[in-house]
RNA sequence: AGGUGGCUGGAUGGCCGCUUUCCGACAAUAGGGAAACCCGUCGGGAAGAGGAAAGUCCGGGCUCCAUGGAAACACGAUGCCGGGUAACACCCGGCGGGGGCAAUCCCAGGGAAAGUGCCACAGAAAGCAAACCGCCUGACCUUGCGUCAGGUAAGGGUGAAAGGGUGUGGUAAGAGCGCACCGCGAAAUUGGCAACAAUUUUGGCACGGUAAACCCCAUCGGGAGCAAGACCGAAUAGGGGCGGUAUUAUGGCGAGUUUUCACGCUGUCGCCCGGGUAGGUCGCGCGAGGCGUUUGGUAACAAACGUCUCAGAUGAAUGGUCAUCCGUCUCUUAUGAGAUAGACAGAACCCGGCUUACACGCCAUCU
RNA sequence: GCGAGAUAGCUCAGGCGGUCAGAGCGUCGGAUUCAUAACCCGGAGGUCGAGAGUUCGAGUCUCUCUCUCGC
Numbered sequence: 001a002g003g004u005g006g007c008u009g010g011a012u013g014g015c016c017g018c019u020u021u022c023c024g025a026c027a028a029u030a031g032g033g034a035a036a037c038c039c040g041u042c043g044g045g046a047a048g049a050g051g052a053a054a055g056u057c058c059g060g061g062c063u064c065c066a067u068g069g070a071a072a073c074a075c076g077a078u079g080c081c082g083g084g085u086a087a088c089a090c091c092c093g094g095c096g097g098g099g100g101c102a103a104u105c106c107c108a109g110g111g112a113a114a115g116u117g118c119c120a121c122a123g124a125a126a127g128c129a130a131a132c133c134g135c136c137u138g139a140c141c142u143u144g145c146g147u148c149a150g151g152u153a154a155g156g157g158u159g160a161a162a163g164g165g166u167g168u169g170g171u172a173a174g175a176g177c178g179c180a181c182c183g184c185g186a187a188a189u190u191g192g193c194a195a196c197a198a199u200u201u202u203g204g205c206a207c208g209g210u211a212a213a214c215c216c217c218a219u220c221g222g223g224a225g226c227a228a229g230a231c232c233g234a235a236u237a238g239g240g241g242c243g244g245u246a247u248u249a250u251g252g253c254g255a256g257u258u259u260u261c262a263c264g265c266u267g268u269c270g271c272c273c274g275g276g277u278a279g280g281u282c283g284c285g286c287g288a289g290g291c292g293u294u295u296g297g298u299a300a301c302a303a304a305c306g307u308c309u310c311a312g313a314u315g316a317a318u319g320g321u322c323a324u325c326c327g328u329c330u331c332u333u334a335u336g337a338g339a340u341a342g343a344c345a346g347a348a349c350c351c352g353g354c355u356u357a358c359a360c361g362c363c364a365u366c367u
Numbered sequence: 368g369c370g371a372g373a374u375a376g377c378u379c380a381g382g383c384g385g386u387c388a389g390a391g392c393g394u395c396g397g398a399u400u401c402a403u404a405a406c407c408c409g410g411a412g413g414u415c416g417a418g419a420g421u422u423c424g425a426g427u428c429u430c431u432c433u434c435u436c437g438c
Base pairs, nucleotide, nucleotide: 001367002366003365004364005363006362007361010325011324012323013322014321015320016319018048019047020046021045022044023043024042025041026040031038032037050344054355055354057353058352059351060350061349062225063224064223065222075221076220077219078218079217080094081093082092083091084090095109096107097106098105099104110216111215115214116213117210118209119208132156133155134152135151136150137149138148139147140146141144164182165181166180167179168178169177183205184203185202186201187200188199189198190197191196229282230281231280232279239273240272241271242270243269244268245267251266252265253264254263289308290307291306292305293304294303295302296301326342327340328339329338330337331336368438369437370436371435372434373433376392377391378390379389385423394410395409396408397407416432417431418430419429420428
C1' cells in the first nucleotide's frame, strides 16, 4: 500500500415515566358494555428492538381451501461435481474458465453433432459458405496495367464474427496438399466417489455465435396467506318457524306468449331460531432457541453432555432529563474553551438465507 | 401481505434485440396580417428512473436498488 474474516453499534449513576408479567395488601358479587369481554389503588420483584427489526428477493414452519391415490400433460423454477440442511436460487469443499505481480476476487458454469429461429449496417460472401481487389494458367487480337474461360484462398478490404494457428516443404499460383509443434475431435489407459486431469494412440479439420431466443434433458413445485384461521357475538336489514290479526285479493308474482283449471307465495303484530357484520377473545411467544465444553468432519455442519428461559404492543410500550466520561465538530501552537446527542435505522405470526443501508472504532490473519 | 408502473415540459406509442428513439399538445424561428389568433413551413428539446450482467449490439432480456400508484 492492499486482500480476507470477524467484533462493536456509546458507557456509568441519579430522578421521573411507559408496556408485559409475578408476589402481597386493599377495593367489590363495585365500574364500563346488550353481550362477549375489559378494567382499579398501593408496595415490592423481573424483563423490555436489530445486525440489519428494512427490501419482500428466495426457502420452510403454521393455518385454511381444493383434491379418492398415483402418474402424465401444461406452466413455473433450478442447472459443473460432491457434501451440508427441515428446505432453498443458501452455505462448505473441489473442478473448469476469467481478472490481478500476489494475498485473493468474479462466473445464470447442462445441451448448439435433436430440431427451429436470429446474426442489423458494412461486405463478393453471414451458414448444405463465397470470390470484390489480387495471384496464377490458357485462349483471342485491338498488345491494353485489355477481354473471355478457368485455377486459387496465401495477401488486401468489410465486419463482433470470414470454416483451425505458427513454421517449413511443396506448387503455375496456392491450399491440411505433406510434415513438426500447438489447438480441436475420437478411442484407450491411469488417478479421482465425481466434475475433471494426465499420458498414449489416432483423425487431417469435418463441428461459427446466440438457449438471461424458442426448445431438449435432468431435478423440484397444488393454491392462498396471521387481513391465514378458531371461538363468543349486538343494533339495523334480510331469512326461517309458531301464534294472533286482516281478506284490501275477481289483484300481483310463478313457466317465452295467450286462455282455462288447480296449487303455492305475497299484508301486519308478537315471540322464538339460525347465518353473517361492527365489536371482543384466542392464534401470540419453549423455538429447526441461546451459551459453554467435548467428540466426529478439511469445512459447512452434526451428535452428546451441561446450563439459561430471553419483547409481545394493537392510534401501537421499549422513553425523557441531569451529571461525569468516551466520541464528533469548531477555535487555539499547545494547555484549554465552546458546541453537538451520536451511523444506518426501529419488532407486529415465527424461523433459515440473500440483497441493500451503516458514523467512529477494535481484533485476527495473509500478500 | 399482494399487485402494477417509470420513455421529450405534459399525455402516451414503441415491448418481436439492430435499419427505432417516435406521435399529439406545448415551445422557438419564419411566413401570413394594419396587429393578434387559427392555418402553413422549418427547428430545438431524451444519460428511455439508477446501477450491474447476458449479447457483436439492450428502451426491449436477466438481476439488484430508488420512487410512484392501487388492493
This is a predicted complex of two RNAs, RNase P RNA and transfer RNA, with 438 nucleotides together. Model confidence (mean pLDDT): 77 of 100. It holds a member of the Rfam family "Bacterial RNase P class A". By type it is a ribozyme.